[in-house]
Molecule: small-subunit ribosomal RNA
Organism: drinking water metagenome
RNA sequence: AGAGUUUGAUCCUAGCUCAGAGUGAACGCUGGCGGUGCGCCUAACACAUGCAAGUCGAACGGGUUUAGACCCGUGGCGAACGGCUGCGUAACACGUUGGUACCUGCCCCGAACUCAGGGAUAACCUGUCGAAAGACGGGCUAAUACCGGAUGCCCUCGCAAGAGGAAAGAUUUUUCGGUUCGGGAGGGGCCUGCGGCCUAUCAGCUAGUUGGUAAGGUAACGGCUUACCAAGGCUAUGACGGGUAGCUGGUUUGAGAGAACGACCAGCCAGAAUGGAACUGAGACACGGUCCAUACUCCUACGGGAGGCAGCAGUGAGGAAUCUUCCGCAAUGGGCGAAAGCCUGACGGAGCGACACCGCGUGAAGGAUGAAGUCUUUUUUAGAUGUAAACUUCUGUUCUGAGGGACGAAAUUUUUGACGGUACCUCAGGAGAAAGCAUCGGCUAACCCUGUGCCAGCAGCCGCGGUAAGACAGGGGAUGCAAGCGUUACUCGGAAUUACUGGGCGUAAAGCGUCUGCAGGUGUCUUGGUAAGUCUACGGUCAAAUGACGGAGCUCAACUCCGUCCGUGCUGUGGAAACUCCCAAGAUUGAGCCAUUCAGAGGCAUCUGGAAUGUCGUGUGGAGGGGUAAAAUCCGUAGAUCCACGAUGGAACGCCAAAAGCGAAGGCAGGAUGCUAGGAAUGUGCUGACACUCAGAGACGAAAGCGUGGGGAGCAAAGGGGAUUAGAUACCCCCGUAGUCCACGCCCUAAACGAUGCGGGCUCGUUGUGGGAACUUGCAAAUAGUUUCCGUGACCAAGCUAACGCGGUAAGCCCGCCGCCUGGGAAGUACGGCCGCAAGGCUAAAACCCAAAGGAAUAGACGGGGACCCACACAAGCGGUGGAACAUGGGGUUUAAUUCGAUGGUAAGCGAAGAACCUCACCCAGACUUGACAUCCCGAGAAUCGACUAGAAAUAGUUGAGUGCCGCAAGGAACUCGGUGACAGGCGCUGCACGGUCGUCGUCAGCUCGUGCCUUGAGGUGUACUGUUAAGUCAGCGAACGAGCGCAACCCUUAUCUUGUGUUGUUUUUUCACAAGAGACUGCCGCCUCCAAGGCGGAGGAAGGUAGGGAUGACGUCAGAUCAGCGUGGCCUUUAUGUCUGGGGCGACACCCAUGUUACAAUGGCAGGUACAAAGGGCAGCCAACCCGCGAGGGGGAGCCAAUCCCAUCAAAACCUGUCUCAGUUCGGAUUGAAGUCUGCAACCCGACUUCAUGAAGUUGGAAUCGCUAGUAACCGUGGAUCAGCCACGCCACGGUGAAUAAGUUCCUGGGUCUUGUACUCACCGCCCGUCAACUCAUGGGAGGUAGGGGCACCCGAAGGACCGUUACGCGCAAGCGGCGGUACCACGGUGACACUACUGACUGGGAGUAAGUCGUAACAAGGUAUGUGUAGGAGAACCUGCGCAUG
Repeated sequence: AGAGUUUGAUCCUAGCUCAGAGUGAACGCUGGCGGUGCGCCUAACACAUGCAAGUCGAACGGGUUUAGACCCGUGGCGAACGGCUGCGUAACACGUUGGUACCUGCCCCGAACUCAGGGAUAACCUGUCGAAAGACGGGCUAAUACCGGAUGCCCUCGCAAGAGGAAAGAUUUUUCGGUUCGGGAGGGGCCUGCGGCCUAUCAGCUAGUUGGUAAGGUAACGGCUUACCAAGGCUAUGACGGGUAGCUGGUUUGAGAGAACGACCAGCCAGAAUGGAACUGAGACACGGUCCAUACUCCUACGGGAGGCAGCAGUGAGGAAUCUUCCGCAAUGGGCGAAAGCCUGACGGAGCGACACCGCGUGAAGGAUGAAGUCUUUUUUAGAUGUAAACUUCUGUUCUGAGGGACGAAAUUUUUGACGGUACCUCAGGAGAAAGCAUCGGCUAACCCUGUGCCAGCAGCCGCGGUAAGACAGGGGAUGCAAGCGUUACUCGGAAUUACUGGGCGUAAAGCGUCUGCAGGUGUCUUGGUAAGUCUACGGUCAAAUGACGGAGCUCAACUCCGUCCGUGCUGUGGAAACUCCCAAGAUUGAGCCAUUCAGAGGCAUCUGGAAUGUCGUGUGGAGGGGUAAAAUCCGUAGAUCCACGAUGGAACGCCAAAAGCGAAGGCAGGAUGCUAGGAAUGUGCUGACACUCAGAGACGAAAGCGUGGGGAGCAAAGGGGAUUAGAUACCCCCGUAGUCCACGCCCUAAACGAUGCGGGCUCGUUGUGGGAACUUGCAAAUAGUUUCCGUGACCAAGCUAACGCGGUAAGCCCGCCGCCUGGGAAGUACGGCCGCAAGGCUAAAACCCAAAGGAAUAGACGGGGACCCACACAAGCGGUGGAACAUGGGGUUUAAUUCGAUGGUAAGCGAAGAACCUCACCCAGACUUGACAUCCCGAGAAUCGACUAGAAAUAGUUGAGUGCCGCAAGGAACUCGGUGACAGGCGCUGCACGGUCGUCGUCAGCUCGUGCCUUGAGGUGUACUGUUAAGUCAGCGAACGAGCGCAACCCUUAUCUUGUGUUGUUUUUUCACAAGAGACUGCCGCCUCCAAGGCGGAGGAAGGUAGGGAUGACGUCAGAUCAGCGUGGCCUUUAUGUCUGGGGCGACACCCAUGUUACAAUGGCAGGUACAAAGGGCAGCCAACCCGCGAGGGGGAGCCAAUCCCAUCAAAACCUGUCUCAGUUCGGAUUGAAGUCUGCAACCCGACUUCAUGAAGUUGGAAUCGCUAGUAACCGUGGAUCAGCCACGCCACGGUGAAUAAGUUCCUGGGUCUUGUACUCACCGCCCGUCAACUCAUGGGAGGUAGGGGCACCCGAAGGACCGUUACGCGCAAGCGGCGGUACCACGGUGACACUACUGACUGGGAGUAAGUCGUAACAAGGUAUGUGUAGGAGAACCUGCGCAUG
């Protein structure tokens, strides 16, 4: 200090998340020691038991005791401290600064006094009542208890005179007390300025309320209380109400400013079961006191009583969660006491808890057979764990045992230690007893294997998991921290993400629709004064602790102690006077006024005009009109439309007219008149800061809409009808009502937009336009020019901006004031309030869901956007397909099996250039298991060749022949058989794990790079533009200059020529074959173009503008195809998914599709005759002559390893002659019957061919669709591969005959370039909206219901003090007190109406979410009717329509 996450990528905006530090923590796993701290955050819930406040005999009486001593009571002091808790409290409660009308036991200082008396009472004794608690009566007695009297320095009251007011004694001594007064210290009461939470969806609150007078009351001021008088007091600087909360020093975090918090420690406050009250006292309205009421608990003899852990321990409950019913008064402190001392759950200590912080340890050094084990690796060897272990040599912190052994103890000379035989020291023993937790996809340090297979699971965010998971689970390894480690919760930080320091508002969230304007904020120049702000010097205070720095003490540290600093605040005194405020005096430039002119759809009212639409009347006229893409509804023979004339009525104002003008905005347009507002320029005359902005407030405010009354021509929501459509509640058409218009009154919203608040100042230029002024030109007018002011536009500099863009009319640089924003959705919604007749408006949330939503720009892709260009793409042609029969392939179906793959283009006569067996992968049946095949080991045998038996064969058995090669021998090589285990085998799966190969876009002209330049960047430029080309081909111009892969060329072939050679060809050259060369380059000429590139035409030439054809396929796309051609990772199988054999199947058949063949005939069929090729193949072969057969073929055997022989005299269309004569035929040949031939172990399933017979459909083919631009299409035959044969009509090649049409680009398809829009990027087969249906979640309304706190009114009225009465009772000399009765106040309680808050509620409303539901297609492209917006109506739904507005 930052990082991850929106996108294909980028920049910005914006939220979410992470890394850090912390905690009174909790949970999970684990756990050696010590020190120091901390330990009910929840139920201020209820509490068993014990303890926590007593002490004094030197105040006094009594009892018991032998005596020390103990006990009871009176009395004194204390019990108001200490300890606990944080309920309440938003307050003078706290903090801080000042003040005083006050009080103050004990303590300190000073002054004075301490005289003489009196009557009681408890304890005790006795009696009575009661269960108890306790109570009552009688009798005795003391005091430092109580009472009056005296004196009174002094005090109080009073002007004074004067009046009033005290005491206590104890002790042997010293001494300790008592009373009064004055002062001090410390403590307390009260007052006061300032400071510190949320909420305005709380806006008005207040009757003792505000003040006064008088009285009362208090320690004291005071409405503190009462009576009377007045009507005040508080509030937008937030009263009143509601919610929450003890405050502070400080703590945590942070660079700081801040933010959050207020455990422990310290100060203050408040409370003591709940509520009320007083008493005593110096002090309380009193935690371990009293009285009353209430709730609860306990005891009870039922009559009545007792109690209060928010003291220390402890219990229950609640909760995620928080300790011992310990020791001691030794220390420190407190109470009492003269003291000894007693008391002290304050305190000092120990215990429990890794709860936190700090320290230490779990060993150290050496040690490579790099052990074993485990993990990884196709290596089957290597690597990792790893110097780690073993082993050797040491050490002894901690531990165990033994010995020693403190400080804390001071005052003060003695005595006194809970902790504790603790800390610490010494010795001995023994590596022995002591390591875990989390993580390892990125952020974020650390990686492999196995299992799993969108399952199980993980996850802080992004996200992992669908068969090769570094993200799940386990293992190995690694990383981090370490007696801990992780998780969860919370706080600050990062977050400049509320921005004071330190943010924004054209388009991202954000300028009020506009103006006027009170409060408020801010305010020109000069002078003088003051000193509130401001600045400065010095002082007081800011408790201690904490913090910082420097030291010191525990072995160190944590911890503790000492010193210094800090404490930004408040306050006092003095000073300064620039700036701000204030006071006073002036100024004129801001602002206003006046005068002279000027422009204008500025506003209101009245009057008025013509054109056009509609309607009515009359005339004319005669069949249509109207409307649309096309129609129809509609009008019209009852006379429409059209034409003419006349009349009527309402609304709107053509041309002028413009980026024009006016207005604050909304808005404003025929003409005239009246009234009226604002503005500009000039003059620089007048006033003299009068100003700017503006919360609240007020006024205006398009369209739609509402109310009342008019008006109503046209248009037109709703509504009706006609079309369109799958539907059409729409778009189009015909009608049509509110409304649109007027008057008056409401409503108050718009994309009310420049999406840009108002005012002022400063900052380059260029060019339009409206209004004015001055000068020049001109005799003048007009015009023109120059300068200047105001308004309104365009382009741009600097600068700004995320970019787009803005740019003197700023979105630049500054000042003042106001408004507004803080992720998206829920939502401008709910509730509440205010306004409105209503519609609705203004104000305005939350729960919950998501990790995005968004802006600008970039590259693509796409568009029922645009421009240009190309292609048999269309058009122009020729021939086909689609109809028939057959062949072949595919789908489907069937089947034991009909093996598998290929599926739009880019599958379907495709893999397959040959399925009867084999092939073969499929099915049935029968067999084999180291195997049909490879390597290694062992044993036997040469190998090999027959014969027989069983069987469908595989196979099994019997038997015969045969003994080889190398070696001296042992043995070896090859082969066969048997055996053993490593292994073989798999056309089993995954083409979405791959290699290789191929298809397609596409032989389309594209795809990129280096350097430079532009941009914050993605990226762009280059490669754009113009011309040209088949071409990113070339040229010109250009911030580009070059280069690469593609294009072209180089290569093969055909056409022409030359030369050479020539067998088997030819023999005369030619032709032919082979080989090597030549030839074509827009080279030449003309025209066009820009003078270029190039185009058009021409010449020459065998060939002319790429001469024809082929090979050649850029970066890439389609997870395209292929694991079944081959190779190959992984998975699966191993007496089977392997291997062998026989048979079957791949050939099935209701159908559908694709590719072909043959046809439908006369441009033909049949018969006869006559011509002309090219290129191939041939030894398990091609096969001649000749003979036989109608024929397929058979016999025969010459020749040929082929320019020689053969297939093959090869051709067929063609040509000539004849016949048929338009017919289902002499067309067509399917199908079927019979007889044969050939191949082959074998033609049944299931071959081809021949002969005879049979003679089906079919008469040119619907929608649709294919090929082809020249030696091409079309027609004709020939050959080859595969192959025993062949289902070949297929495929590949060869020649023969040989056209038509186009010279164009509107359209269809595909493609290229540029541009434009985009909400698409899985890229339009995209994205996406709403209803409905299902489930889940939170929430609003809701007849009501329940609970709570609150004020108001009334009733009741305990205790209590105050007041009133008291002849009667008690005490007292008296005053009076008690008692008794009453009054007002008043707690609890009761009743009533009232709002408020929370929970709940049948039903109901919308919202959010959920892999594959329904209906449509609203939006994004001109999204197929541009979209959006306010309003109104309508409609299953998105939406549609009307009116006005915006351009996003």